Predicted 3D model of RNase P RNA and transfer RNA as a complex of 477 nucleotides. Rfam match: Bacterial RNase P class A. By type it is a ribozyme. The coordinates come from a structure-prediction model, not an experiment, and the mean pLDDT is 76.
RNA sequence: GUGGAGGGCCGGACGGCCGCUGCGGCGGGCAACCGCCGGAGAGGAAAGUCCGGACUCACUGAAGCAUCGGUGCCGGGUAACGCCCGGGCAGGGCAACCUGACGGAAAGCGCCACAGAAAACAGACCGCCGCCCAUCGGGCGGUAAGGGUGAAACGGUGGGGUAAGAGCCCACCGGGGGGCUGGCAACAGCGUCCGCAUGGCAAGCCCCACCGGGAGCAAUGCCGCAUAGGGACCCCGCGCGGGGCAUGAUCCCUUCGGGGAUAUCGCCGCAGGGCCGCUUCAGCCCGAGGGGUCCGGGUUGGCAGCUUGAGCCACAUGGCAACAUGUGGCCUAGAGGAAUGGUCGUCUGAGGAUGGGGUGACCCAUCCGACAACAGAAUCCGGCUUACAGGCCCUCCACGCAA
RNA sequence: GGUCCCGUAGCUCAACUGGAUAGAGCACCUGACUUCUAAUCAGGAUGUUGGGGGUUCGAGUCCUCCCGGGAUCG
Numbered sequence: 001g002u003g004g005a006g007g008g009c010c011g012g013a014c015g016g017c018c019g020c021u022g023c024g025g026c027g028g029g030c031a032a033c034c035g036c037c038g039g040a041g042a043g044g045a046a047a048g049u050c051c052g053g054a055c056u057c058a059c060u061g062a063a064g065c066a067u068c069g070g071u072g073c074c075g076g077g078u079a080a081c082g083c084c085c086g087g088g089c090a091g092g093g094c095a096a097c098c099u100g101a102c103g104g105a106a107a108g109c110g111c112c113a114c115a116g117a118a119a120a121c122a123g124a125c126c127g128c129c130g131c132c133c134a135u136c137g138g139g140c141g142g143u144a145a146g147g148g149u150g151a152a153a154c155g156g157u158g159g160g161g162u163a164a165g166a167g168c169c170c171a172c173c174g175g176g177g178g179g180c181u182g183g184c185a186a187c188a189g190c191g192u193c194c195g196c197a198u199g200g201c202a203a204g205c206c207c208c209a210c211c212g213g214g215a216g217c218a219a220u221g222c223c224g225c226a227u228a229g230g231g232a233c234c235c236c237g238c239g240c241g242g243g244g245c246a247u248g249a250u251c252c253c254u255u256c257g258g259g260g261a262u263a264u265c266g267c268c269g270c271a272g273g274g275c276c277g278c279u280u281c282a283g284c285c286c287g288a289g290g291g292g293u294c295c296g297g298g299u300u301g302g303c304a305g306c307u308u309g310a311g312c313c314a315c316a317u318g319g320c321a322a323c324a325u326g327u328g329g330c331c332u333a334g335a336g337g338a339a340u341g342g343u344c345g346u347c348u349g350a351g352g353a354u355g356g357g358g359u360g361a362c363c364c365a366u367c368c369g370a371c372a373a374c375a376g377a378a379u380c381c382g383g384c385u386u387a388c389a390g391g392c393c394c395u396c397c398a399c400g401c402a403a
Numbered sequence: 404g405g406u407c408c409c410g411u412a413g414c415u416c417a418a419c420u421g422g423a424u425a426g427a428g429c430a431c432c433u434g435a436c437u438u439c440u441a442a443u444c445a446g447g448a449u450g451u452u453g454g455g456g457g458u459u460c461g462a463g464u465c466c467u468c469c470c471g472g473g474a475u476c477g
Base pairs, nucleotide, nucleotide: 001399002398003397004396005395006394007393008392009391010390012347013346014345015344016343017342018341020041021040023038024037025036026035027034028033043374047385048384050383051382052381053380054379055216056215057214059213060282061281062280063279064278065277068212069211070210071209072208073087074086075085076084077083088102089100090099091098092097103207104206108205109204110201111200112199125147126146127143128142129141130140131139132138133137155173156172157171158170159169160168174196175194176193177192179190180189181188182187220304221303222302223301230295231294232293233292234291235290236289239270240269241268242267249262250261251260252259253258272286273285274284275283311330312329313328314327315326316325317324318323351368352367353366354365355364356363357362404476405475406474407473408472409471410470413429414428415427416426422460431447432446433445434444435443453469454468455467456466457465
């Protein structure tokens, strides 16, 4: 110098004028409110709403089971995670480095189109070899080394061996079992045994391990206003026993004081039913009515939730790191149909235009130039993903040149 | 703001448990018939399966990220 890899940061600045939304102070006003002053007022993604939480809810509670959903090498971090860090393995790259839904296919089921002889307990189309028939060849048997098909053909290469062949035997490579060593582990290394026995798909069902109740701030609570509790559908159901205190009814007895029986009703208890997918326990409701779902009508105002928080910045310590701990400092939108805007000036500026110089790369002058990005908070955090003009900084790699 | 659902020719719908070149009706185009039109007959064209990436030998179908549309909640 050229090309590349990783990480971090910024993403207009300053000022004037006119507005908008909260907050604080002062003044005025009975109050609603008004005026003045001061100070604050969008992002790295505020986005997609894809994960994880905080928070709220009498959505009956708890435990277990089932169902459903998710995650998936190992270790660590974290409030938690599908995120982050470190490591392992596999793949890519000369390298810096990047990428990976990366448990199990010898638990079971299923699928593997077309082509091909055969697509999974193997199997003989061509070929090769042997025997027989017997002669354009056919039959029986052996053979997976060769051909051809396919995405994929039942370990690979070489040698021995054989009628031809074959892990049939041997060497190396690959694979599997158990062992030792190192490592917390994933895994790696070493030697040993087994001639090799079981192809792919789990982002097909499934198995294993772990995790998860549901709904979501239009949650939810309070005040006020309004009002008629209207309609449809579904589910469960009018049981048994006790007592005879109170009231009335019927019938019987009566010494006329009252007593007994029956049914009803209020009372108590037990079964029963309902409220979580099921079970158990607990709780609540029901008794002649109770419960559930949906639709319709009215009101559509205010306050809280609401912004101090797993918060931000700096330093120190521990740790390879993610991160944790400690000390000090700071307060940084809180609107609610929804503010954060408009305009002017100066400057920076990629770039553009004109003129001049130079053989050329290029240089100089003037003018234009934020109308050059993606994009706008809505309960709040931690992540991921997606969009993004242009610019700055740090580290590293390869090649070339020079010393 | 939250939640849920959908996307296949111009329109309405198919496509079994992933299987080859994605089908059907209407509409459209050309020709015939007719004086002309309609009807009828013969023939024809028509898809980025909303888009990108991945899994698989193979994706409309499975997974994931975007895009567009719709419904619902006080």